[in-house]
RNA sequence: AGAGUUUGAUCCUGGCUCAGGACAAACGCUGGCGGCGUGCUUAAGACAUGCAAGUCGAACGGAGGUUAGGUUUUCCACAGAGUGUUCUCGACUACGAAAGUAGAGUAUAGUGCACUGUGUGGAGAACUUACCCUUAGUGGCGGACGGGUGAGUAACGCGUGAGUAAUCUACCUCUAUCUGGGGGACAACAGUUGGAAACGACUGCUAAUACCGCAUAGGACCACAGGAACACAAGUUCUAGGGGUGAAAGAUUUAUCGAAUAGAGAUGAGCUCGCGUAGCAUUAGUUAGUUGGUGAGGUAACGGCCCACCAAGACUUUGAUGCUUAGCCGAUCUGAGAGGAUGAUCGGCCACACUGGAACUGAGAUACGGUCCAGACUCCUACGGGAGGCAGCAGUUAGGAAUAUUGGGCAAUGGAGGCAACUCUGACCCAGCAACGCCGCGUGAAGGAUGAAGGUCUUCGGAUUGUAAACUUCUUUUAUAGAGAAAAAAGAAAGUGAUGGUACCCUAUGAAUAAGCUACGGCAAACUAGGUGCCAGCAGCCGCGGUAAUACAUAGGUAGCAAGCGUUAUCCGGAAUAACUGGGCGUAAAGGGAGCGUAGGUGGCAGAGUAAGUCUCAUGUGAAAUCCCUUGGCUUAACCAAGGAACUGCAUGUGAUACUGCUUUGCUAGAGUGCGAGAGAGGUAAGUGGAAUUCCUAGUGUAGCGGUAAAAUGCGUAGAGAUUAGGAGGAACACCAGAGGCGAAGGCGACUUACUGGCUCGUAACUGACACUGAGGCUCGAAAGCGUGGGGAGCAAACAGGAUUAGAUACCCUGGUAGUCCACGCCCUAAACGAUGGAUACUAGAUGUGGGGUAAUAAUAUUAUUCCGUAUCGAAACUAACGCGAUAAGUAUCCCGCCUGGGGAGUACGUUCGCAAGAAUGAAACUCAAAGGAAUUGACGGGGACCCGCACAAGCAGCGGAGCAUGUGGUUUAAUUCGAAGCAACGCGAAGAACCUUACCAGGACUUGACAUCCCUCUGAAAGCCGUGAUAACGAUCGGCCCUCUUCGGACAGAGGAGACAGGUGGUGCAUGGUUGUCGUCAGCUCGUGUCGUGAGAUGUUGGGUUAAGUCCCGCAACGAGCGCAACCCUUGUGAAUAGUUGCCAAUAUUAAGUUAGGAACUCUAUACAGACUGCCGUGGAUAACACGGAGGAAGGUGGGGAUGACGUCAAAUCAUCAUGCCCCUUACGUCUUGGGCUACACACGUGCUACAAUGGCUAUUACAAAGAGUAGCGAAACGGUAACGUCAAGCGAAUCUCAAAAAGAUAGUCUCAGUUCGGAUUGUGGGCUGCAACCCGCCCACAUGAAGUCGGAGUUGCUAGUAAUCCCGAAUCAGCAUGUCGGGGUGAAUGCGUUCCCGGGUCUUGUACACACCGCCCGUCACGCCAUGGGAGUCGGGGGUACCCGAAGUCAGUGAGCUAACCCGCAAGGGAGGCAGCUGCCGAAGGUAAAACUGAUGACUGGGGUGAAGUCGUAACAAGGUAGCCGUAUCGGAAGGUGCGGCUG
Repeated sequence: AGAGUUUGAUCCUGGCUCAGGACAAACGCUGGCGGCGUGCUUAAGACAUGCAAGUCGAACGGAGGUUAGGUUUUCCACAGAGUGUUCUCGACUACGAAAGUAGAGUAUAGUGCACUGUGUGGAGAACUUACCCUUAGUGGCGGACGGGUGAGUAACGCGUGAGUAAUCUACCUCUAUCUGGGGGACAACAGUUGGAAACGACUGCUAAUACCGCAUAGGACCACAGGAACACAAGUUCUAGGGGUGAAAGAUUUAUCGAAUAGAGAUGAGCUCGCGUAGCAUUAGUUAGUUGGUGAGGUAACGGCCCACCAAGACUUUGAUGCUUAGCCGAUCUGAGAGGAUGAUCGGCCACACUGGAACUGAGAUACGGUCCAGACUCCUACGGGAGGCAGCAGUUAGGAAUAUUGGGCAAUGGAGGCAACUCUGACCCAGCAACGCCGCGUGAAGGAUGAAGGUCUUCGGAUUGUAAACUUCUUUUAUAGAGAAAAAAGAAAGUGAUGGUACCCUAUGAAUAAGCUACGGCAAACUAGGUGCCAGCAGCCGCGGUAAUACAUAGGUAGCAAGCGUUAUCCGGAAUAACUGGGCGUAAAGGGAGCGUAGGUGGCAGAGUAAGUCUCAUGUGAAAUCCCUUGGCUUAACCAAGGAACUGCAUGUGAUACUGCUUUGCUAGAGUGCGAGAGAGGUAAGUGGAAUUCCUAGUGUAGCGGUAAAAUGCGUAGAGAUUAGGAGGAACACCAGAGGCGAAGGCGACUUACUGGCUCGUAACUGACACUGAGGCUCGAAAGCGUGGGGAGCAAACAGGAUUAGAUACCCUGGUAGUCCACGCCCUAAACGAUGGAUACUAGAUGUGGGGUAAUAAUAUUAUUCCGUAUCGAAACUAACGCGAUAAGUAUCCCGCCUGGGGAGUACGUUCGCAAGAAUGAAACUCAAAGGAAUUGACGGGGACCCGCACAAGCAGCGGAGCAUGUGGUUUAAUUCGAAGCAACGCGAAGAACCUUACCAGGACUUGACAUCCCUCUGAAAGCCGUGAUAACGAUCGGCCCUCUUCGGACAGAGGAGACAGGUGGUGCAUGGUUGUCGUCAGCUCGUGUCGUGAGAUGUUGGGUUAAGUCCCGCAACGAGCGCAACCCUUGUGAAUAGUUGCCAAUAUUAAGUUAGGAACUCUAUACAGACUGCCGUGGAUAACACGGAGGAAGGUGGGGAUGACGUCAAAUCAUCAUGCCCCUUACGUCUUGGGCUACACACGUGCUACAAUGGCUAUUACAAAGAGUAGCGAAACGGUAACGUCAAGCGAAUCUCAAAAAGAUAGUCUCAGUUCGGAUUGUGGGCUGCAACCCGCCCACAUGAAGUCGGAGUUGCUAGUAAUCCCGAAUCAGCAUGUCGGGGUGAAUGCGUUCCCGGGUCUUGUACACACCGCCCGUCACGCCAUGGGAGUCGGGGGUACCCGAAGUCAGUGAGCUAACCCGCAAGGGAGGCAGCUGCCGAAGGUAAAACUGAUGACUGGGGUGAAGUCGUAACAAGGUAGCCGUAUCGGAAGGUGCGGCUG
């Protein structure tokens, strides 16, 4: 950084897709280790169990317990002393480093037991005192922190910056002062008592740092009033004065810890404000405590926060209100950035704690592990009543693609309480699980070629896997085992480690324990084989798969990454594909139909002021973490730490003043006014006019008129049409008229008058920026259409009839109603187009035209110049190209409108407007990978121009009718083998099917084979020939003849055997080679260099002439060249030369005969030549090419004919000529063989032959060829036979001999127009020939028979001169078989005006929606399947609001006859103050009722839409698409669509 994908190719537009990064992820395959992180995104679903908030006995009274002291007592034990007794230790020696072992010894010491007495200790009991410990309760502090979650919230909720002169703040710090004196209770407890329980009730006792008075009182607070200072308004601060109101608590280990008042600080919190912070306008109006005021209340505090009264405000297009969605931020991901997306973990703020409501306590809550009430749910229950709230940590269940342990510890950090010790702490620190992520390491290293084996491929040679392995040497991260072992615990000292015997270190063992996943057609690195056969499957896009798949699945190989690799979901990127940076709107999507104008945006020249924007500097803030840079710490890295930078922002202050803004003063170049002229289908109204159509009346007049491609419907003898005259009525205004004029657009066209808008030129008197644009808004707005009333000549949707047609709801014709016209009112859309919004300025020209001015000039001519319009060309520039080009699509500025892939769809729903038709606004689901623009090359056109061809025309002869031959189709068959299929298959492969051929069918046989190569064995014969011969046949058998070469190795031949293999006319001509047909013997097809174009491509090759020709000439950004054309080749036509046999014969002889002699002249033969080149002349033409005419010439303009076939097209033909890949068969799909079939026959078609006759038939006589063939042959003559033919046999391997007679023709005769003396089919009989064999199934001869047919419908073929037509001859194939094929000669015409038309072709041009290329493409209905969606009688929910009812808890207010300790009065009783219960009221959640609105789901039926393989009907569009198309509108029709009116050219 780009790439793939629209096309035959190109450029552009434009969407879709890919490569990158990321992730709280999940899934598939796989899985060695460690470090650091992360881990319910879904059901704010429900939760068993345990734990998560307590602490203080130094506030208090109790209760319990231990211990101690004292007294009394019981039991037990111990100590020491003495005595008796048992046992042990032990100095010392030896060994050893030591531990220790062994020995020695009875001094010393200890010890067990028994007894005596003393002391001590323990246990128990009783009493008493004290300390300590535990603690239910009172009391204090903390449960408002910490932890969780993101439901709600579009908000001062959050972010940022301010304010609080409108506030509070427990604990903490500091300062000052004070702590005097009293009182009465209530828990606990005891007793009684209710209840299943939870939990109470009553009576009585009692303490306090609990509660309540009193005293004291400052600078606290309240009211009053004086002064001073300050200030941002209300005010704030300080201060002299007197008055009023308010405190306290003690504990103790005597160190301290508390309590009170006031002030200050710190921290935390409340409130207010500026700015910022989603979507929808198919949500446009909202709001009654609503907005403000006054007063009172309430609060820590301002405030409609609440209440009473008063006013009628407040918010809103700068988006109110409503609906939907959403916790916000630091940051995270991505990106070059600007941005976009996200808001897990960490941090800040907010909100919530089963759902809803409420307050209490408190410094702080409207309180997650508090209270009350209501609701739902779960649990317990004795049925009376109770209990509960994991969105704390684990865990369970449910949901889900999916997310962990009911772990350890308070050691560290932090928190609560406490003086402290300490207690608590699922905060936190750790561990466990999970490749979930990031980072690091390993799975070995070096050597090692016989390039091992195996695998795979193979052209069978080899290549590759591959130094890979084996093998040798080495190492030990990791692994396993063993031994040791942390820091983490800061400052005087000490203690404390869950993690953890972990990290880490040492030793030992041994390459030992450790590699997968994905891909390999292009994008995109990496290829082969077999399998499969549009199947199975793949696929992110393009697309692979229908028998040779680098695309499926498998294997080998290769590529990439690696303890991971792929897939899926999501986000950013690429995407400049929403464009601020950084896009567009003539034709690709996109300029509003046009104007006026509001808000808004923008705005001329100059001076002054200001300083809002702008710029500079400074200050504050922008939390920390993150990112970046530099260092440092874990072995490295991830990770962590420190410092810096940054946080692009906000606020405040200072300064600057060029630009913008604001204020002010001027100016005149913008704009407007005045004055003087001018042009015009500008508008409205009234009036007037002539031409034409139609109708009416009358006359003349007679048979048609009208209409069309042709007709018919229609009109007309009741007098049309035609014509003459008169009249009526409506609509439109010929010529002028022009790409001309006017208008904002739509639009405007006879003339006159009236009213009226705008424009231009000139002038420079006036105003002095008054301007431009313009969301909403208002006005105008073709045609069609609608309403009311007129009018109605012509035209004319609908409709009717006639034609056309397969049909014709059309095109054509005859009629014809709305409508078209007028008035008034609607509608508001068009291809309303220059497909181009408006304004201003600037940037070469040329040529017209309309309206003015100025100058020159005698001039109204003309020229020059200038302003305003309108048009063509064109430079630069622009553009994808086309094109645009001063009237910009150029260069710039300002404002408005609009676009963001195609379809669905300008549709649905909603709303607004409309009488309606409908208009405006305007989606989504779903679906496709394109849709599109411009240009290019082709192809095509029922487009154009030019040209050619037996293409037509002009002719001649045919075919199509008949019979026969032959081929094909079809049918039949056991088989009728196969192929060829428009031209370009069909007398074609087949130049010749009785057997063979032969491939087909039936039957019978063979299996290494009929044929080839290799190996082994045997034989030297076998085979063959002659004869015999079962059998349908191949042949069995028997007899005879014959019986290889040799260098002695063998060769050759045959038989037998084994397997490799042979064999296949089996498939695929769409796997192929080769060959061939066809366009077409048409004149074309290309290349190099150059030039033009962004490019495909163009140019050359086009143009003007000319030619048979891209043949030639000229011109030309082309110049050359190649394959084709032509020529070179063959043949034929003329001549000469040479040669002279088998050919020839003029002269000389000769013969029956060129027979022979002779000749070399002629013919002929066959070799090499000559000749023809528009060379010559004339005319035309550009003086060229060339054309026409002429001369000469055998031949004249390529002389005639042939061979020769460019690039290519048709997946044209052929696997059955041959060759060949792959597939298939292998005792058969091979081979041999007999017989049959290819020869069938209701029929259809093609190609031929023979005819239908007199230009003829028959008979007789008689001429003239060429080209060929011949030894398994041609076969003369002679003879026989009516003949076919036979017998015998000469000659000839052929210019010698033979086939061989040429026929038509000529001469003579006959037939006389008939189904014939035409015609010969068919059939019969008898023969001949070939052949092993003529039954199926050959040819010929003779005799007899004698069919159809009397010139052929529609249609169609060949031919332009030695041609058509006609007549014979020959050859190949071949035993035999030709009407076919290929050749040869004989006789020998007619016509051609010409290119309008049919067919085919060539060149240029034009249109195109075609490119498989018109046999193309393509539209709509209908039918069927599937999908999403609209409507729909309704039905079922949801959230929100409104009105009313009910009204819990609770605050507040009132009341309070009941109850009542503290204070007061009173001796007391009692009373008072105060309080409580209760009651009442306002508010009030849940609940209920009601009517609407919104929204979701669903619904019989129904509407269109999309999609689907080859369905049906037509053919609307693309070419002039066969009626040019399209737009708007109306109407009609199965459908595309048709028609009317107006518009556009795309």
This is a predicted structure of a 1546-nucleotide RNA (small-subunit ribosomal RNA) from an uncultured Clostridia bacterium. Model confidence (mean pLDDT): 82 of 100. Rfam family: Bacterial small subunit ribosomal RNA.